A computed fold for a 1541-nucleotide RNA from an Anaerolineales bacterium, annotated as small-subunit ribosomal RNA. The sequence was found in a public genome assembly. The source organism's lineage runs through Bacteria, Bacillati, Chloroflexota, Anaerolineae and Anaerolineales.
[in-house]
RNA sequence: UCUUUGCGGAGGGUUUGAUCCUGGCUCAGGGUGAACGCUGGCGGCGCGCCUAACACAUGCAAGUCGAGCGGGGUUCGCCUAAGGCCCCUUCGGGGGUACGGCGGCCCAGCGGCGAACGGGCGAGUAACGCGUGGGUGACCUGCCCCGCAGACGGGGAUAACCCUCGGAAACGGGGGCUAAUACCCGAUGCCCUUCCCGGGGUUAGAGGCCCGGGAAGGAAAGGGUUCCAGGAGGGAAACCUCCUGGUUCCGCUGCGGGAGGGGCCCGCGUCCCAUCAGGUAGUUGGUGGGGUAACGGCCCACCAAGCCGAAGACGGGUAGGGGGCCUGAGAGGGUGGCCCCCCGCACGGGGACUGAGACACGGCCCCGACACCUACGGGUGGCAGCAGUGGGGAAUCGUGGGCAAUGGGCGAAAGCCUGACCCCGCGACGCCGCGUGAGGGAUGAAGCCCUUCGGGGUGUAAACCUCUUUUCGGGGGGACGAGAGAGGACGGUACCCCCGGAAAAAGUCCCGGCUAACUACGUGCCAGCAGCCGCGGUAAGACGUAGGGGGCGAGCGUUACCCGGAUUUACUGGGCGUAAAGCGCGCGUAGGCGGCCCGGCAAGUUGGGCGUGAAAGCCCGCGGCUCAACCGCGGGAGGCCGCUCAAGACUGCCGGGCUCGAGGGCGGUAGAGGCAGGCGGAAUUCCCGGAGUAGCGGUGAAAUGCGUAGAUACCGGGAGGAACGCCGGUGGGGAAGCCGGCCUGCUGGGCCGACCCUGACGCUGAGGCGCGAAAGCCAGGGGAGCGAACCGGAUUAGAUACCCGGGUAGUCCUGGCCGUAAACGAUGCGGACUUGCCGUGGGGGGUGAUGAGCCCUCCGUGGCGAAGGUAACCCGUUAAGUCCGCCGCCUGGGGAGUACGGCCGCAAGGCUGAAACUCAAAGGAAUUGGCGGGGGCCCGCACAAGCGGCGGAGCGUGUGGUUUAAUUCGAUGCAAAGCGAAGAACCUUACCCGGGCUUGACAUGCGGGUGGUACCGACCCGAAAGGGAAGGGACCCCUCUGGGGAGCCCGCACAGGUGCUGCAUGGCUGUCGUCAGCUCGUGCCGUGAGGUGUCCGGUUAAGUCCGGUAACGAGCGCAACCCCUGCCCGCAGUUACACGUGUCUGCGGGGACUGCCCGCGUAAGCGGGAGGAAGGUGGGGAUGACGUCAAGUCAGCAUGGCCUUUAUGCCCGGGGCUACACACACGCUACAAUGCGCCGGACAAUGGGUUGCGACACCGCGAGGUGGAGCCAAUCCCCCAAACCGGCGCUCAGUUCGGAUUGGAGGCUGCAACUCGCCUCCAUGAAGCCGGAGUCGCUAGUAACCGCGUAUCAGCUACGGCGCGGUGAAUACGUUCCCGGGCCUUGCACACACCGCCCGUCACGUCCGGGGAGUGGGCAACGCCCGAAGUCCGGUACCCUAACCCGAAAGGGAGGGGGCCGGAUGAGGGCGGGGUCCGCGACCGGGACGAAGUCGUAACAAGGUAGCCGUACCGGAAGGUGCGGCUGGAUCACCUCCUUU
Repeated sequence: UCUUUGCGGAGGGUUUGAUCCUGGCUCAGGGUGAACGCUGGCGGCGCGCCUAACACAUGCAAGUCGAGCGGGGUUCGCCUAAGGCCCCUUCGGGGGUACGGCGGCCCAGCGGCGAACGGGCGAGUAACGCGUGGGUGACCUGCCCCGCAGACGGGGAUAACCCUCGGAAACGGGGGCUAAUACCCGAUGCCCUUCCCGGGGUUAGAGGCCCGGGAAGGAAAGGGUUCCAGGAGGGAAACCUCCUGGUUCCGCUGCGGGAGGGGCCCGCGUCCCAUCAGGUAGUUGGUGGGGUAACGGCCCACCAAGCCGAAGACGGGUAGGGGGCCUGAGAGGGUGGCCCCCCGCACGGGGACUGAGACACGGCCCCGACACCUACGGGUGGCAGCAGUGGGGAAUCGUGGGCAAUGGGCGAAAGCCUGACCCCGCGACGCCGCGUGAGGGAUGAAGCCCUUCGGGGUGUAAACCUCUUUUCGGGGGGACGAGAGAGGACGGUACCCCCGGAAAAAGUCCCGGCUAACUACGUGCCAGCAGCCGCGGUAAGACGUAGGGGGCGAGCGUUACCCGGAUUUACUGGGCGUAAAGCGCGCGUAGGCGGCCCGGCAAGUUGGGCGUGAAAGCCCGCGGCUCAACCGCGGGAGGCCGCUCAAGACUGCCGGGCUCGAGGGCGGUAGAGGCAGGCGGAAUUCCCGGAGUAGCGGUGAAAUGCGUAGAUACCGGGAGGAACGCCGGUGGGGAAGCCGGCCUGCUGGGCCGACCCUGACGCUGAGGCGCGAAAGCCAGGGGAGCGAACCGGAUUAGAUACCCGGGUAGUCCUGGCCGUAAACGAUGCGGACUUGCCGUGGGGGGUGAUGAGCCCUCCGUGGCGAAGGUAACCCGUUAAGUCCGCCGCCUGGGGAGUACGGCCGCAAGGCUGAAACUCAAAGGAAUUGGCGGGGGCCCGCACAAGCGGCGGAGCGUGUGGUUUAAUUCGAUGCAAAGCGAAGAACCUUACCCGGGCUUGACAUGCGGGUGGUACCGACCCGAAAGGGAAGGGACCCCUCUGGGGAGCCCGCACAGGUGCUGCAUGGCUGUCGUCAGCUCGUGCCGUGAGGUGUCCGGUUAAGUCCGGUAACGAGCGCAACCCCUGCCCGCAGUUACACGUGUCUGCGGGGACUGCCCGCGUAAGCGGGAGGAAGGUGGGGAUGACGUCAAGUCAGCAUGGCCUUUAUGCCCGGGGCUACACACACGCUACAAUGCGCCGGACAAUGGGUUGCGACACCGCGAGGUGGAGCCAAUCCCCCAAACCGGCGCUCAGUUCGGAUUGGAGGCUGCAACUCGCCUCCAUGAAGCCGGAGUCGCUAGUAACCGCGUAUCAGCUACGGCGCGGUGAAUACGUUCCCGGGCCUUGCACACACCGCCCGUCACGUCCGGGGAGUGGGCAACGCCCGAAGUCCGGUACCCUAACCCGAAAGGGAGGGGGCCGGAUGAGGGCGGGGUCCGCGACCGGGACGAAGUCGUAACAAGGUAGCCGUACCGGAAGGUGCGGCUGGAUCACCUCCUUU
């Protein structure tokens, strides 16, 4: 590299306006001894009290052997009939019968074996308990197997039984009899044990093994059976018994061996807490002894003083361990239910007995608790065996069948026993399999849902047709499981056949994103949902319901828990400059790690072989149940561990050597390195003296303060304390903190140079020890200045602050504490390696002249930067690059560096350092905006300069408010308020009151009716609307005594609504803003948001243009094109002017472009000039980019949805919109002499006019009237323009200003002027004498002043709006400031974007934990006292005593036992003081959370006093101030260094 095979790791949501990163939370997967909700057809295989090791009624769960033994019973079978008894009797006898015998069966007892297994449970146990591998030369082993040898002779008892006594019972006492494979003595001794002596090899050693000698001690049980033979005895007999021999079987004894089982010991592994750090008295060892099967401090006496511990002793918490199981790619994590192995336990605790084996689940004794029985004296009991009950609990089954199988106990066997086990039952608890039907069937029924009303969906789904029958039901047959025969609980089950009939069988969760699946209605921050993000505020795919859809399916969801995802504890496989994280710094202990060469060893390491790794499980293959689940067989795998052989690179160990690491010597050298002593000058303050006078001082401005008792300012002298100007420098030194006048002494470290020496002596460093700014503490000094606290003065709403005047601790010294900091490079120490350039400090070398300079080199200290790294910012030989070694530290935010505990401190406090609870984030860097009481540049009537106003008055209009039956509605900072209103007396009109109408005032469709109908309509009621009503009275078409249409009437659909929602919308509009901006394509840069372009330098009104440039282009905007106007020309010319041009009007065209000249400039362009009517966009208009304000409008119109329909629609009369104590906005008129009044006189333009404009004339003071010429208008009319000019009067006065108000009289419009019109005349004459704070417009034909026209309109509240012309200024230095805006930049904790964000106290509510006088309890120890059973030791005068000894016996002896006494130990109880943990706790202090509470404004922009850290003091609170420190501070200037040109 190729081929083949096997195995194999996925992410998403959520912090932001967006982005990348960090980081937590959360989801999708798998699993379960489960539970809960809804639902539920069948079968197979499994599983089923996880809680109260809580208490238990009842039954069953361990017995068996008569072939070990003696009895008792028997309604059983057989035999016999002498005796007994009964009957009969011929009295001879006969018959019957079991009291007899044998056998069977039953019962307890003696004896044997078993009961130590099997079954249950997990309390305890952190231990050699378990796992794994070993050891036992320190041991045991019943039954079983093999081998060798043996079993001889005797003896005495005792249960049962009988008698008797006590007791309620349980049970017990006494007397008497008896058997054995029960017990005892003796004999024998292959042999065994012990002791003594001797020897051998093995071994680390030894009690093991082998050989020899001696001494002592030590065994036994019989029974059965077959047959044969012999013998004896008993009996009436049947028959039985006994003995002997042989054969056979089961046993018995000793010894040796085996198999299997166990005891003990050891290496290694085995949870959490160090806020458990020291523990220990039999403790550690020795000697001797006791004890045991056996070693041992297991126990005891004595002796010694040890032993364990940071590789975690001791203490506390938790827990049976393993095979395995779940998960995972794996490593790992979690777990230990069923099955298997081990351990432990059996009501709680203690104890021994028996035995091969127990300290014994269904044995014993004692103590305790509990329960039961009792005649009150006393007894009994132990389901964590199987079932079952109560209780607890979210929750876990039948008081089933059977020993047929497997296995176990006993037995020679038959067999008996066996809740082990095999089966059945209950429970979807799990896994697996099956079914609830299959095919056909409409452009597609009904119902339901949606709909834009056309239709769409449910949906081949149903109906209907055809077919099938698994399961089910009925009937029939019918097993394997049984290894020679018989024997089956399961079971008439599985299975097979036939019949019946689509028949009896579907749910549940979800449908906003993650995550697959959408609509309608209801609801309206309600009700509710929610795993996370989050939904619900009147159109909700997120709530509830429905239709529909998606998923899974006899299940589906939920909850709980585990692993995964989470590389989020990182061994595999993480980090620590700014996100959480480097100890403030050093010295150094343990530990970890360690240079070059040689040799040895072989512990680590690697390989081979052997052993082990139980079975089950897992993987693979094959096989068995129809498949599968399940099961069987075979194979594989199994880290680790043990033994052995080998290798020798690397690590290690031992030995030897080396010099480059490290260190020393020698010679130089720089320095605020440290400590001590001394000296010096400048300055501040104070004191004294001189001189001198009215202030000084201080601030933004002031005041407090000081000063005529003489200050400040000035001079001289003196005192005292503290600090050391210039030099001074990203200069130096030190480990850090830190160190700065000069001199001297003592002293630490570094650097450089050339050689010499030692020979790895090294690096790091848990604990430990030391040093450690400022503040602070103790004691004693000192005290000039400064200065927390404090006191004043200011400021302020307040000012416990910032500013000012004072001022105490303190700051200084000595000694002793404290031990912290933004102790920072927020960067641990050491070493190695990896392009460079430029500065600077120290040393050396070369060159040069021993100079300057230049070059080389070592050490230090800076800037910029290659590669590389980084989330980015940035770092970059002084690494944050590439690696190695060691240490420290981090694991979401808040709670909290808090509480508790411990240690330290005089205190302040420091070090160590949690949890409950709570949040879905908290964060880092960078991006785009926005903002800043940040900066730079630049615009705008933005300020300034100037002119005139508003704000004061009266009136008009609009609005708020109030009022009202109604004062209809909307508009609300700029950008609502003379706005919608370009015309509210009725109408309008939407409001109110009242009266009326109901297919409606209006549209369309359908059905029915209608000739005296439509239509007209006198008259009546009425305010009208409306209601009634005499009478009159039609039209069109046709196939016509009729039919149809129109009209009208009735009815049904529907109309109608200025009712709601401008936060559902269209359209239109306002505003920023006529501002110069807003974007795109491609390319380039960046992980990305995004940037670049659009920046920079110029320039412009302008993103206008030019130059530069990783950009090059382009679009929407700007400009231009359009209109009006200014000049000229041409053409035409009515009604204009005029008779020629010209004015004027209309149409068309020309003209201006920085084109020309000068200057500056690369250019764009700018300045100036000429010409020109006009210049540098000539003036004005139209024109409004992407977007912003949920801006405005549902009442202009349109329109979704909702609401209303004899009313929220429609009509009418009247009223209201016109109210009035007020407030605001916009105007008008004024306050006067630049004016007012009167008289006379002059000059416009835009417009409008036929239900109109209305001339001339006449009437009226006038408004106006009469009248009507002319004009559809360059012709006529409105139409006298006014300011102005000339003249006269007024003379500073509330007036001859001003005109409100009121009275009166009129005019006009209109159906109608009361509410509520306008105008005129007469009279009345108000406020007002130029307007506070504040505020508006305007840069030229503009402002100001003056009048004229017009839309709406009957009229008019118009002083408004829109236009027109007339007269016609002032000022702009300038951009500091106010407002708005543009560009660049900076900071940001803002992004609904500063009207932002946000901090702390206080008040209220909820929750959590802490302290707390105390109080209640748990646990484990300790000291002392008492002390059961039992065991051990000793004693014993009491009691008992068959076996051996003596003795004929009685009796005695030896020995034994009991009781008692003493000692030791001992469960437990009591007393006591402590330890530790938990509960409750008035009250105290804190924390967290909680839509709209209070006070302030601390922080974020220079946050308006830069902020922050440590410390100290103070203050309602955030906080303030002092001292020292940090930059993680903006801004301006300067210095230094660097980069580019």